Molecule: TPP riboswitch aptamer (THI element)
Organism: Rhodocyclales bacterium
RNA sequence: GGGAUUCGCUAGGGGUCUGCUGAAUUAAUCGUUUAGCAGUGAGAUACACCCUCCGAACCUGAUCCGGGUGAUGCCGGCGUAGGGAAGCGAGCACACUGCCUA
Repeated sequence: GGGAUUCGCUAGGGGUCUGCUGAAUUAAUCGUUUAGCAGUGAGAUACACCCUCCGAACCUGAUCCGGGUGAUGCCGGCGUAGGGAAGCGAGCACACUGCCUA
């Protein structure tokens, strides 16, 4: 010196799993579809939720590693790793701050 946070508008990005029970399908089982319940979570297909470059929303690594569970990214690590979707307006307490640049 620059400049987040908060709100609104517009635009965009993203995920939707695990288990149990019933029903349908099948000769039966498996599988699939569907309804309900339970677990985690902001969200488990919601007219919702989360995130949008100061980007752990989300994806990849990953059929990964450790712990735990009835089971599952359920928790932690990996992660100062690699990718990842933005503009405008208002406001400006947190703060003469974190962060960035010289």